[in-house]
Context: one part of a larger RNA
RNA sequence: CUGGGCGUAAAGGGCGCGCAGGCUGUUUUUCAAGUCAGGUGUGAAAUCCCCGGGCUCAACCCGGGAAGUGCACCUGGGACUGGAAGACUUGAGUACGGGAGAGGAUGAUGGAAUUCCCAGUGUAGAGGUGAAAUUCGCAGAGAUUGGGAAGAACACCGGUGGCGAAGGCGGUCAUCUGGCCCGUAACUGACGCUGAGGCGCGAAAGCGUGGGGAGCAAACAGGAUUAGAUACCCUGGUAGUCCACGCCGUAAACGAUGGGUGCUUGCCGCUGGUGCUUACGGCAUCAGUGGCGGAGCUAACGCGUGAAGCACCCCGCCUGGGGAGUACGGUCGCAAGAUUAAAACUC
Numbered sequence: 001c002u003g004g005g006c007g008u009a010a011a012g013g014g015c016g017c018g019c020a021g022g023c024u025g026u027u028u029u030u031c032a033a034g035u036c037a038g039g040u041g042u043g044a045a046a047u048c049c050c051c052g053g054g055c056u057c058a059a060c061c062c063g064g065g066a067a068g069u070g071c072a073c074c075u076g077g078g079a080c081u082g083g084a085a086g087a088c089u090u091g092a093g094u095a096c097g098g099g100a101g102a103g104g105a106u107g108a109u110g111g112a113a114u115u116c117c118c119a120g121u122g123u124a125g126a127g128g129u130g131a132a133a134u135u136c137g138c139a140g141a142g143a144u145u146g147g148g149a150a151g152a153a154c155a156c157c158g159g160u161g162g163c164g165a166a167g168g169c170g171g172u173c174a175u176c177u178g179g180c181c182c183g184u185a186a187c188u189g190a191c192g193c194u195g196a197g198g199c200g201c202g203a204a205a206g207c208g209u210g211g212g213g214a215g216c217a218a219a220c221a222g223g224a225u226u227a228g229a230u231a232c233c234c235u236g237g238u239a240g241u242c243c244a245c246g247c248c249g250u251a252a253a254c255g256a257u258g259g260g261u262g263c264u265u266g267c268c269g270c271u272g273g274u275g276c277u278u279a280c281g282g283c284a285u286c287a288g289u290g291g292c293g294g295a296g297c298u299a300a301c302g303c304g305u306g307a308a309g310c311a312c313c314c315c316g317c318c319u320g321g322g323g324a325g326u327a328c329g330g331u332c333g334c335a336a337g338a339u340u341a342a343a344a345c346u347c
Base pairs, nucleotide, nucleotide: 003319004318005317006316007301008300012315014201015200016199017198021194022193023192025088026087027086028085029084030083031082033081034080035077036076037075038074039073040072041071042070049065050064051063052062053061054060091191092188093187094186095184096183097182098181099180103177104176105175106174107173108172109171110154114150115149116148117147118146119145120144121143125136126135162169163168206247207246208245209244210243211242215241216240220236221235222234223233258314259313260312261311262310263309266292267291268290269289270288271287272286273285274284275283276282277281296303297302320347321346322345329340330339331338332337
């Protein structure tokens, strides 16, 4: 240097942006670096190979030839790669006209429910369970009516509905703001794809400082259950859950399926556009999202125009089980720990 792979067997980075690098549309001219052809020189001798010869043979030795896949130079070719100059519009982007949406941030605001407080009515239970008890209640509970306070979450709509790169996003209103889709084909003219490092985002839990604390609830306490019960069930209950700022950087971060482009029979839904239409409706088309299924693929299961089919480009990753995602070292972190990542030994 080379192989085979990565939905479920080992293996897709949690996700994005992007420097270097790799790869890169159609066409004309030109250069000739890569590339191809011919020639010249060189590629020491010995060795290897071929032919012949000498020791009785052989090993060994001698002579001749070939080879030495390479390098340099010269001459030529110009398809492809590359360099230079020019042109193009289908890739990409812009403009204009429409559209849908829990996309993001900040502020404001609403009702139901829950708990607590005050007051009225009212009396002996309430609560909880498989059954109970701990617990609450005659100092008046639970129930019910009125008033007040607080925090958190937003019933119905709500949907294999929508949006977002992923994590994720759900009452209502306003302001600021990102992306996407469709149509027109006016403009730019390859401006593209991927992306080691790097940078940013990143559920929950956890950490720091300061607030907040209704409900829920690790830890903890008690009651039950049980042979025991450091559990499952019950009564309580603190961190936490909420807010602001700063960390952490992980996950079954899953479609267990990296991104881009092109190509390849179909059927039935849903969401958002557009065009035609004899407009209830039908047809066509684009984008997204579900179900089924053909060829093909697959070890099978299954995938099947949103591929796990057929190809190309770029990145990441795997290489028997355990030891081990561990030790040591480095980097990061306040810590918890994260990340990078072995070996002995053993089967």

About this RNA:
The part of an RNA shown here (small-subunit ribosomal RNA, central domain) has 347 nucleotides and comes from a soil metagenome. The RNAcentral record of the full RNA draws on SILVA. Model confidence (mean pLDDT): 88 of 100.